[in-house]
This is a predicted structure of an 86-nucleotide RNA (c-di-GMP-I riboswitch aptamer) from Paenibacillus silvestris.
The organism belongs to Paenibacillus, within Bacteria.
Its mean pLDDT, the model's own confidence on a scale to 100, is 83.
RNA sequence: UUACCGAAAAGGCAAACCUUGGGAAAUCAAGGGUCGCAAAGCUAUAGGGGCUUCCUCUAACAAAGAGUUGCUCGCCAGUUGCCGAA
Numbered sequence: 001u002u003a004c005c006g007a008a009a010a011g012g013c014a015a016a017c018c019u020u021g022g023g024a025a026a027u028c029a030a031g032g033g034u035c036g037c038a039a040a041g042c043u044a045u046a047g048g049g050g051c052u053u054c055c056u057c058u059a060a061c062a063a064a065g066a067g068u069u070g071c072u073c074g075c076c077a078g079u080u081g082c083c084g085a086a
Base pairs, nucleotide, nucleotide: 005084006083012037013036017032018031019030020029021028022027035074041079042078043077047076048075049072050071051070055067056066057065058064
C1' cells in the first nucleotide's frame, strides 16, 4: 500500500408515521420524525426479483388475462467510496 474484516474515532443517511404538493396508480419530493444501516452512496437498457395499469387488445354485468407505461436500489445484484484496532 492492497485484500479480507469491522473495534474505536470523526461524521453520514433516515424506516414507520404526520403535514403539504405531484401522479390514474405503484410511489416520489419538501418539512417534521429516528426504525434501523459499514455503503440505507450511485446504477432501473449489465442482470434478476417485486409492485402498478392512465392506455391498447381479448373478454365483457363485473372480474380476469396479455401487451404497454411507470415505480421499487432500505429485495438480491453491479459499481465507487470514509476510518484503520484485532